[in-house]
Context: one part of a larger RNA
RNA sequence: UGACGGGGGCCCGCACAAGCGGUGGAGCAUGUGGUUUAAUUCGAUGCAACGCGAAGAACCUUACCUGCCCUUGACAUCCUCGGAACCUUCCAGAGAUGGUUGGGUGCCUUCGGGAGCCGAGUGACAGGUGCUGCAUGGCUGUCGUCAGCUCGUGUCGUGAGAUGUUGGGUUAAGUCCCGUAACGAGCGCAACCCUUGUCCUUAGUUGCCAGCGGUUCGGCCGGGAACUCUAGGGAGACUGCCGGUGACAAACCGGAGGAAGGUGGGGAUGACGUCAAGUCAUCAUGGCCCUUAUAGGCAGGGCUACACACGUGCUACAAUGGCCGGUACAGAGGGUCGCGGACCCGCGAGGGCGAGCAAAUCCCACAAAACCGGUCGUAGUCCGGAUCGGAGUCUGCAACUCGACUCCGUGAAGCCGGAAUCGCUAGUAAUCGCGGAUCAGCACGCCGCGGUGAAUACGUUCCCGGGCC
Numbered sequence: 001u002g003a004c005g006g007g008g009g010c011c012c013g014c015a016c017a018a019g020c021g022g023u024g025g026a027g028c029a030u031g032u033g034g035u036u037u038a039a040u041u042c043g044a045u046g047c048a049a050c051g052c053g054a055a056g057a058a059c060c061u062u063a064c065c066u067g068c069c070c071u072u073g074a075c076a077u078c079c080u081c082g083g084a085a086c087c088u089u090c091c092a093g094a095g096a097u098g099g100u101u102g103g104g105u106g107c108c109u110u111c112g113g114g115a116g117c118c119g120a121g122u123g124a125c126a127g128g129u130g131c132u133g134c135a136u137g138g139c140u141g142u143c144g145u146c147a148g149c150u151c152g153u154g155u156c157g158u159g160a161g162a163u164g165u166u167g168g169g170u171u172a173a174g175u176c177c178c179g180u181a182a183c184g185a186g187c188g189c190a191a192c193c194c195u196u197g198u199c200c201u202u203a204g205u206u207g208c209c210a211g212c213g214g215u216u217c218g219g220c221c222g223g224g225a226a227c228u229c230u231a232g233g234g235a236g237a238c239u240g241c242c243g244g245u246g247a248c249a250a251a252c253c254g255g256a257g258g259a260a261g262g263u264g265g266g267g268a269u270g271a272c273g274u275c276a277a278g279u280c281a282u283c284a285u286g287g288c289c290c291u292u293a294u295a296g297g298c299a300g301g302g303c304u305a306c307a308c309a310c311g312u313g314c315u316a317c318a319a320u321g322g323c324c325g326g327u328a329c330a331g332a333g334g335g336u337c338g339c340g341g342a343c344c345c346g347c348g349a350g351g352g353c354g355a356g357c358a359a360a361u362c363c364c365a366c367a368a369a370a371c372c373g374g375u376c377g378u379a380g381u382c383c384g385g386a387u388c389g390g391a392g393u394c395u396g397c398a399a400c401u402c403g404a405c406u407c408c409g410u411g412a413a414g415c416c417g418g419a420a421u422c423g424c425u426a427g428u429a430a431u432c433g434c435g436g437a438u439c440a441g442c443a444c445g446c447c448g449c450g451g452u453g454a455a456u457a458c459g460u461u462c463c464c465g466g467g468c469c
Base pairs, nucleotide, nucleotide: 008469009468010467011466012465013464015460016459019424020423021422022421023420026315027314028313029312030311031310032309033308034306035305042053043052064301065300066299067298068297069296073125077124078123079121080120081119082118083117086103087102090099091098092097107114108113127290128289130288131287132286136284137283138279139278140277141275143273148187149186150185151184152183153182154163155162156161167178168177169176193267194266195265196264198235199234200233201232202231203230204229212222213221214220238261241255242254243253244252245251317417321376322375323374324373325372326371333364334363335362338357339356343352344351345350383414388409389408390407391406392405393404394403430452431451432450433449434448435447436446
């Protein structure tokens, strides 16, 4: 000077409390440990690993294993020789690969040859998801969106260093005011950026009987720029105004006006640093190591194993419910190797046909919960749907290991969960569906979108984390 204290003071945070819903029990999904295995590739390991890298493991991916094969190599540069490139038949083989048949003769040229591509050869070299994240760059997590971290000059101290940055108030904030041997400044805070909430304006192949006319009733047509909306511009909020408190300050409390107040809501934005935190398997890179193999190709298998243990989820245990019938109302997205209407076939997954749409125009696309009516009557049930049997659909060269979905049958555990533990303060929790990325196919995960829409906060003694003295 820091850090630490079961030292003190002050102050924050879903930290506790108040409240609502979960997890921990069940079945399944998924990740991990362990075990197993020829292999179950590798990494991540308290918070901050464990639906994490993986925004898609049947082959591929793939880095692992077994077997078969190759050695200047799948890829780059240089040299020599030959051949255009390229297309194609057949044989062996699991394929890689090896052999073989036919076609083809191009472009530039000073005619020697050259460019590009293919094949053979030689050596320099290639190659390595091999090791070291304790050699590194870059990127990231975390404390933490916490309010801090520093510098110049001056002053004080022998010095390390202190002061400033402490103190009195105040704030979400080292925010601001006052004081002050300090005076200033920088990185942070805030603001500037995006989005949402109100209004005005510009523009109208989406929207509108708003007002008029027509109507096969659908903004469908004429027509209209009012409204909704779309997307450009602008206004608006600043403690600006009033009252009170306060030190005549900063500020706080209440009020008016307002669509909105006192940072309006949300996002982007992460200071100096900490954890030798994470990543050599995104990439880059020092060193080390392999070089007929630790490189490369292929087929099959594995990453999908299963006595167990844990994390994260989904579905439930029912009547605020299940089932049946009727009937409303979104937002944000995606679509040409694509989305695919209507119609027809099928109980259905789906199939046939192919209209329209490079999309405010067409399609995905019926939103679901809600609402109305009926039924069930507390029962392991008309709850629950695991598991298994059978029959199918689709994608794909191919669903045995190992895909998703449909139909018929089967109907398991489960009657609200021990100790313990998690999330959330408002359009939030809870609940309901919809879309997208990845993707041939595959979503209970992830990222978004809207619908319905609560309860509670006395308070800061205690638990956890943090700030100042």
Predicted 3D model of a 469-nucleotide part of an RNA (small-subunit ribosomal RNA, 3' major domain) from an uncultured prokaryote. Its mean pLDDT, the model's own confidence on a scale to 100, is 88. It matches the Rfam family "Bacterial small subunit ribosomal RNA". The RNAcentral record of the full RNA draws on ENA.